[in-house]
RNA sequence: GCAGCCGCUCAGGCGAUCGCUGGGCUCUUCGGAGCCGAGAGGAAAGUCCGGGCUCCAUAGGGCAGGAUGCCGGGUAACGCCCGGUGAGGGAAACCUCGAGGAAAGUGCCACAGAAAAUAGACCGCCCGAGCCGCCUCGGCGCCUCGGGCAAGGGUGAAAAGGCGGAGUAAGAGCCCACCGCGCAAUCGGUAACGAUUGUGGCAAGGCAAACCCCAUCCGGAGCAAGGCCACGUAGAGGGGCGUUCGAGGGCUGCCCGCCCGAGCCCCUGGGUAGGCCGCAAGAGGCGCUCGGCGACGAGCGUCCUAGAGGAAUGACCGCUGGCCCGCGCGAAGGCGACUUCGGCGGGAGACAGAACCCGGCUUAAGAGACGCUGCGACC
Numbered sequence: 001g002c003a004g005c006c007g008c009u010c011a012g013g014c015g016a017u018c019g020c021u022g023g024g025c026u027c028u029u030c031g032g033a034g035c036c037g038a039g040a041g042g043a044a045a046g047u048c049c050g051g052g053c054u055c056c057a058u059a060g061g062g063c064a065g066g067a068u069g070c071c072g073g074g075u076a077a078c079g080c081c082c083g084g085u086g087a088g089g090g091a092a093a094c095c096u097c098g099a100g101g102a103a104a105g106u107g108c109c110a111c112a113g114a115a116a117a118u119a120g121a122c123c124g125c126c127c128g129a130g131c132c133g134c135c136u137c138g139g140c141g142c143c144u145c146g147g148g149c150a151a152g153g154g155u156g157a158a159a160a161g162g163c164g165g166a167g168u169a170a171g172a173g174c175c176c177a178c179c180g181c182g183c184a185a186u187c188g189g190u191a192a193c194g195a196u197u198g199u200g201g202c203a204a205g206g207c208a209a210a211c212c213c214c215a216u217c218c219g220g221a222g223c224a225a226g227g228c229c230a231c232g233u234a235g236a237g238g239g240g241c242g243u244u245c246g247a248g249g250g251c252u253g254c255c256c257g258c259c260c261g262a263g264c265c266c267c268u269g270g271g272u273a274g275g276c277c278g279c280a281a282g283a284g285g286c287g288c289u290c291g292g293c294g295a296c297g298a299g300c301g302u303c304c305u306a307g308a309g310g311a312a313u314g315a316c317c318g319c320u321g322g323c324c325c326g327c328g329c330g331a332a333g334g335c336g337a338c339u340u341c342g343g344c345g346g347g348a349g350a351c352a353g354a355a356c357c358c359g360g361c362u363u364a365a366g367a368g369a370c371g372c373u374g375c376g377a378c379c
Base pairs, nucleotide, nucleotide: 001375002374003373004372005371008368009367010366012320013319014318015317017315018314020039021038023036024035025034026033027032041351045362046361048360049359050358051357052356053222054221055220056219060256061255062254063253065218066217067216068215069214070084071083072082073081074080085099086097087096088095089094100213101212105211106210107207108206109205122153123152124149125148126147127146128145129144130143132141133140134139161179162178164176165175180202181200182199183198184197185196186195187194188193226277227276228275229274236268237267238266239265240264241263248260249259250258251257284303285302286301287300288299289298290297291296323347324346325345326344327343329342330341331340332339333338
């Protein structure tokens, strides 16, 4: 210098002018005016998970439904995170995970192929019989029929474990060694799992992101929750149902069960659309110490940091820090390649905008430095 890997940091600062939204203070003719101070993010985004909070039984039983799915841990909780195991990828740093069950059942497996699952036999190999041909009369070959085999060829993503030997008419876990697989024991580990030994000749393919089965978790609705004030559906006319023989309503999609319950429904006619709280001190930020490999936890100290409601946080100017590029500029260092500091000129500054709050994930996107892996060049 190039190619990569990993976690991390920042998202400029100060000042002036004109504006915007809350807060505090002062003045006020109650309309407002002045001063002071505060005012977006790492993702505020997507709204995909999880929780807090609120209301409904401080949440019940069953069915249905949904989510998750190796092991251990973290957490308020999670589908998140950490640490491992297994499998896979990479030369490496390191990365990835659709990682329960196919001996419960059902279903599917395109094309090709003989056969895609109660496996199968196209070519092939072997034995026997018949017919024909050749013949050196020992046999050999074509075809047909009957049987044996699954080693070899061929098809496929996938075809009864691989490879070697023994064996055989030819063959075959039929038998044997090694590997693989299943089972058992022992050892190590909390566990997933690993190692060793023994044993079974080998169990009858794959797909569960097909239905399904198993285990665990999940009540519903959401700040337009919910509460208060004002207003209002009040008041008026007509009709129907009901008060323990229970109308009607709430709890979930259904059933059960539970609770409230004296009013409810329809028509005619007549109205409202505003304010306050919730709502900013919280699983809060920062620093230090301790425990832990780590996620994280504990203790102490310190800080207070947006709160709008069609929705403010903006525009412009000046100075300037950092970053990048260029220079036949200057200085210093070095044998040198070159490095550092300064000067001058130029450039970039992205993605994006809170709406009850928080923890994650995902997506968007600019800049930088450290560390690590590999290669190359020069000194």

Annotation:
This is a predicted structure of a 379-nucleotide RNA (Bacterial RNase P class A) from a Polyangiaceae bacterium. Rfam family: Bacterial RNase P class A. Rfam classes the family as a ribozyme. It is recorded under the gene name rnpB.